Predicted 3D model of RNase P RNA and transfer RNA as a complex of 411 nucleotides.
[in-house]
Formats: sequence, structure tokens, C1' cells
RNA sequence: UAAGUAAACGAAACGGUCGCGCCGGUUACUUGUAGCCGGUGAGGAAAGUCCGGGCUUCACAGAGCGUGGAUGCCUGCUAACGGCAGGUGGGGGCGACCCUAAGGACAGUGCAACAGAAAAUAAAUGCUCCGCGUUUUAACGGAGCGAUUGUGGAAACGUGCGGUAAGAGCGCACGGGGACGAUGGCAACUGAAGUCCCGUGUAAACCCCAUCCGAAGCAACUUUGGGAACGUUAAGCCUGCUCGGUGUGUUCCCUUGUAAGGCUUGAGCGCGUCGGUGACGAUGCGCCGAGAUAGAUGACCGUUGUUACAGAACCCGGCUUAUUGUUUGCUUACACG
RNA sequence: CGGGAUGUGGCUCAGUUUGGUAGAGCACUACGUUCGGGACGUAGGGGCCGCAGGUUCAAAUCCUGUCAUCCCGA
Repeated sequence: UAAGUAAACGAAACGGUCGCGCCGGUUACUUGUAGCCGGUGAGGAAAGUCCGGGCUUCACAGAGCGUGGAUGCCUGCUAACGGCAGGUGGGGGCGACCCUAAGGACAGUGCAACAGAAAAUAAAUGCUCCGCGUUUUAACGGAGCGAUUGUGGAAACGUGCGGUAAGAGCGCACGGGGACGAUGGCAACUGAAGUCCCGUGUAAACCCCAUCCGAAGCAACUUUGGGAACGUUAAGCCUGCUCGGUGUGUUCCCUUGUAAGGCUUGAGCGCGUCGGUGACGAUGCGCCGAGAUAGAUGACCGUUGUUACAGAACCCGGCUUAUUGUUUGCUUACACG
Repeated sequence: CGGGAUGUGGCUCAGUUUGGUAGAGCACUACGUUCGGGACGUAGGGGCCGCAGGUUCAAAUCCUGUCAUCCCGA
């Protein structure tokens, strides 16, 4: 210098002139409006709505089952999780480093198109022996065999030697895989010596095993008065079935009502100390940082060298996706000293 | 804001459940028929199944992410 890899930080700043939402104070009156003053006002993803929780209603949500759903190496963290951290096994890269839906195919069932003899209880072309027969071969019948041919993504452990009538893990050597197994480790796992064994793949096909799960969602839900109809021991009680429980309401019309509450102080943020490899936990001090309801957060000018994706609507923890700039560590290659 | 469904030739749809050659109707092209056109008959072309990854020998179909469109909710 180039290429790569991992992480951290930022998401414009300052000044001026106008404008908008919310909160507090103050003045005026027509008592909920106007003026003035002060404070505050989008994100790292506010997005997708893919997971988990808070909250609310269904009973203060109970029990069992499943042709229901989800997860799937181990240990830990967390309110919880399908998230995160650290490790194990496997894979990729020269490397820094990265990826990993990673239980079970001797519980059972299904599927493997075309090709091929055969796609899982192997045998078509074939090889060998015997019988009959015959000059011999071929053909026929019986028995044994799994070497050869070739198809396919996949062909019954591979190669060599021995062995045999022909052959074959039938035996041996080397190699591969699996089960048990000393040792180490909380565990996943590791796997010495040795023993035994060798018929595929697919579970992001049904399924089995283990663990977890009640449903709906802020358009949830809460807050009046009046009238009408239906029902009163069977309806309703929010995915299926059974049990158990509850014990009066359900629907419509008018008004309150384009309403109010829910609505933002929270598993909150910043700095420090301690424990832990880490995720994270404990603790001290300080801080309050949007809350609308057709929906505010904007426009212009100047300076600093410019700016991408994109706009809260109940809240929080994650994941995923979109996207810009800067810095640092490390790796590889080349050049120079 | 919340909940759900669907993407396959130019158009309307089947095939996805149970993975194995991508189909139908209309439309299009050529020929025949007719004096000519339409209708009819015969033959033909046109798709990498919204996009990107993964599982599998093999994906329109199974899984994950993403994009677009439509429907419902006081």
C1' cells in the first nucleotide's frame, strides 16, 4: 500500500428569524379559551410483527387426554425466550476468523421418479459341480455361489494375498466405520489397552423420546341513565374432547360519546466500586428524557468540506431485515528501510 | 394499530395435502374451410412457479427470511 477479518463509537454541531404538540406558572375575561414566560419534544433500526414477558378480560385459570402447537449437543445467564455467554462435536478458510434446525433410521409405518437384474425378505446376463443324455458343445433338471457386466445421487466395508469345484470377511495384512470400555471433565464429550461386530438414504415424511405451552389481544378492557325483546336451571363462560367449577344474564335502540380513563417512573438511564473468563449480578451517588387522537417534533439563512436507511401511537427484553460514516485490533500478500 | 389469506404463460385458474416430465380454458401464430370475415377444425410457440437462502439424490410443493397485493377487527 492492497485485500480481508473482528469490534467499538456516531447518526451532525453552533448562531439567527418564524412555526407546531404536551406540561407547569401567570394575566384577562365570555370559565375554557386567548396572550406572555419557562421546560420538554423520534430511532438505531421507531420497520417486519418473527419470538418472549408485563398489563387487561374471560373464574383469583383448575385437572386429565390429544390425529393440537413449539423447542431439540452441554453448562450457565435472564422476569422469560426459539435470546445471550462460555464450551463440546462437525464443516469452511493459507490465515485472522466464520458457520452450524446438532436427539432417535435395530419401536413401527411410508417413500426412493427415470435408468438398472435388483432401491432393501437382492440375482437378469452369468460362474462351478452333479444327474440324464451325448463324439463334444448347446439345451433340460437339481444343488452351490455372489466374483463379473452395467445403471444410478446411493449397490450390500475398501485394497492386496491366501483359499476354493466356483466363490465369498471364509482366513490373514493394512485401512475405514460402529458398540462396550480405563482415564479426564459438573456435563456435552474424550476415548488408552482390549473384546465383539460390519445390508443404504430420508425424521425442514408420518412418527418415537425429552422439555414447555389455557385463550384473546389497548380497535384488549374499565366508567352512566332510560326503554324494548329473549331466557331463568340451560344458555354463556374465547382452538379440540372429557371432567370439574361458576350461578344471571344476553341482544337491540336513544343519550352521555368523534368522550374520559387505560398513557407512560420503568425488569428505567448515567457514572463509579466489587464478584464473574463472559452473558450478567450486587451496591453507592446522581437524573426524569415525547404522550398525540386525522395525529406535534418543521421551514429558511450563515459558518464548520458534504450525508444513507428512515417517523413513536400500551410498554419492555430479543431476533431479523434496510442503511451511512469514522476509528481501532488482528491476518495475508507485495514494496522499501 | 392488531389479526388473517394469496402470489403459477398476456388473462382466469388447477397442481402444494402425500416432493419425482408444469397443465387446462380464453388469448396469440401458421395452415385448412369461405367470394371475404367470423365461427369451426388441425398444428405450434410462450413459464426457470413473486424474490433470496437452506433441507433432500431431487423443491411450484418442505423450512427460514424478504417483497407485493387483498380481506377482517370499536
It holds a member of the Rfam family "Bacterial RNase P class A". It is annotated as a ribozyme.
The coordinates come from a structure-prediction model, not an experiment, and the mean pLDDT is 76.